[in-house]
Molecule: c-di-GMP-I-GGC riboswitch aptamer
Organism: Nitrospiraceae bacterium UBA6898
This record gives sequence, C1' cells and structure tokens, in this order.
RNA sequence: UCCGAUAAAGCCAACUUCUCCGAGAGGAGGGGGCGGAAAGCGGCGGAUCUUACAAGAGAUGGCCGAGCUGCCGAAG
Repeated sequence: UCCGAUAAAGCCAACUUCUCCGAGAGGAGGGGGCGGAAAGCGGCGGAUCUUACAAGAGAUGGCCGAGCUGCCGAAG
C1' cells in the first nucleotide's frame, strides 16, 4: 500500500414518527434503528425527481462513475 476480521473504540442513519422550513422534489432537529469502512465532503459527468415564470432554476452524495479527505486493525 492492497485488503477489511463473528476484533476494539467511536461515527453515520434508510424507513417511520413528532416539530419546524419549502410551491414542490426535499431539508433541519428529537425518538426508534434498515443498513453503511467512506452512508465523510463537494452536484464535476451520468441517472432519477420537482417546477409557481418554460428556460431556465432546483432536489438527491444512502443511485453509478470520477475527484478530494479520513478512524482502527487481525490474517494474507
């Protein structure tokens, strides 16, 4: 470095529910917890989704690819 264990310590949170924000996709916070070794970060490419004004604008990083960064460590 690759790799990722019936390891340890922590981390995140699909879905659902409550409150709030948004026109909407969706977002923020609390509870439970499907799962995750990048489920950390940013919409760069693709994909999907929303749209009051219809040509643009927007949403998803827990859809895929690429990029940047990163905890722990047994075997090989």